[in-house]
Annotation: Predicted 3D model of an 87-nucleotide RNA (c-di-GMP-I-GGC riboswitch aptamer) from Domibacillus tundrae. It matches the Rfam family "c-di-GMP-I-GGC riboswitch aptamer". Its family is annotated with cyclic-di-GMP binding in the Gene Ontology. The sequence was found by an Rfam model in a public genome assembly. Taxonomically the source falls in Domibacillus (Bacteria, Bacillati, Bacilli, Bacillaceae).
RNA sequence: UACGAUAAGAGCAAACUUAUUGAAAGAUAAGGACGCAAAGCCUCGGGUCUAACGUUUGAAAAAGCUAUGAUCGCCGGGCUGCCGAAA
Numbered sequence: 001u002a003c004g005a006u007a008a009g010a011g012c013a014a015a016c017u018u019a020u021u022g023a024a025a026g027a028u029a030a031g032g033a034c035g036c037a038a039a040g041c042c043u044c045g046g047g048u049c050u051a052a053c054g055u056u057u058g059a060a061a062a063a064g065c066u067a068u069g070a071u072c073g074c075c076g077g078g079c080u081g082c083c084g085a086a087a
Base pairs, nucleotide, nucleotide: 003084004083011036012035016031017030018029019028020027021026034073040079041078042077044076045075046074047071048070049069054065055064056063057062
């Protein structure tokens, strides 16, 4: 550098529940563990989700489009990091 044990010691925490927050997607905290060797950090590229604002149609109700919103536990990329069997 790479790799990842039925190793050791630690770490994180899906669904769900409660509270708060947000227009929503979602986020935060507590409980809780499905999983995770980067499930640590960065939205840089793609994907996906949402559509308040904006915009289009409409008499209205409503519907369509759009990320500047969200997701790093969707994939890739960048930065950093614990342990050390086998190969």